The RNA shown here (transfer RNA) has 72 nucleotides and comes from Gekko kuhli. Its Rfam family is "tRNA". Rfam's curators write: Transfer RNA (tRNA) molecules are approximately 80 nucleotides in length. The coordinates come from a structure-prediction model, not an experiment, and the mean pLDDT is 82. The RNAcentral record of the sequence draws on ENA. Taxonomically the source falls in Gekko (Eukaryota, Metazoa, Chordata, Squamata).
[in-house]
RNA sequence: GGGGCUGUAGCUCAGUGGAAGAGCCUCUGCCUGGCAUGCAGGAGGUCCCAAGUUCAAUUCUCAGCAUCUCCA
Repeated sequence: GGGGCUGUAGCUCAGUGGAAGAGCCUCUGCCUGGCAUGCAGGAGGUCCCAAGUUCAAUUCUCAGCAUCUCCA
């Protein structure tokens, strides 16, 4: 320098053109003499950034950024 993968909650990851979910973590309550486990509920997302297509974009297209990887 060129090619490819990935980018979503604090972490690990789903997700599909009609607008965001799980597990872990965290908070509250119940349970216990207390802790742990368990049960119920809650909070936490400008979906990497910008433009385009579309009635509508996390999703499709393009450019950029970052990580990983292959070639040179």